[in-house]
Formats: sequence, C1' cells, structure tokens
RNA sequence: CCAAUCUGGAGAGCGGUUGCCGACCUUGAGCGGCGGCCCACCGAAGGGGCAUCGGCGCGCGGUAUCUGCAUCAUCGGCGCCGCAAUCUCUCAGGUCCAAGGACAGAUGGGG
Repeated sequence: CCAAUCUGGAGAGCGGUUGCCGACCUUGAGCGGCGGCCCACCGAAGGGGCAUCGGCGCGCGGUAUCUGCAUCAUCGGCGCCGCAAUCUCUCAGGUCCAAGGACAGAUGGGG
C1' cells in the first nucleotide's frame, strides 16, 4: 500500500401524480407493497473541478553587468503542463426500515 472479516458510522420529502399487485370488502373510499413521471432536498460509494507548490516557454517589463547592443544571472507578469481534501459540483447515487456508506478501530493475510 492492497483486499478480506468483525465493529462503529452522518445527511436529506410521512411531497404531488399515476400504473400494477395485495389485504379488507355489498360497493366505494381509505390502507400497504413495488414501479413510471414531476417538484423539493442530501453528500460520506464512485466521478468531475480547483489552491499552494513545481516544471517548461515568452518575438513581455525591470534590476545587475556594459560606452552601447546583448546576455550567463535575478525579480515580476503572462501562457501551458502536473498536483489535494472531510472544500466544491451534484453526473451518478441517496432522502421510513433494510441495504449501501467516506472514514476510524481491530484481526489474520498478500505485495
């Protein structure tokens, strides 16, 4: 560093509409489950973006040296490339429970 096992682990709608199924049932309404569409929202699977810093370049400016040009040097500016998160975006995912879950601890392994 990697995966496995165990433990802990947050946030956000009891939204609207509609289809199918179920129980109840004289019928209907209401209720429950699973989907579609719409609106609202969350950030801790995954994914995208960026700072500092570093590298390279400039037919940009200054300093230094110089009679001057220019240039080994140096400072600044601009451009390109690389680079982070619990920040940010909200694509994905999520908004009863369950599942999932960044991250943390432990165990025994592999590199």

The RNA shown here (Glycine riboswitch aptamer) has 111 nucleotides and comes from a soil metagenome.
Model confidence (mean pLDDT): 77 of 100.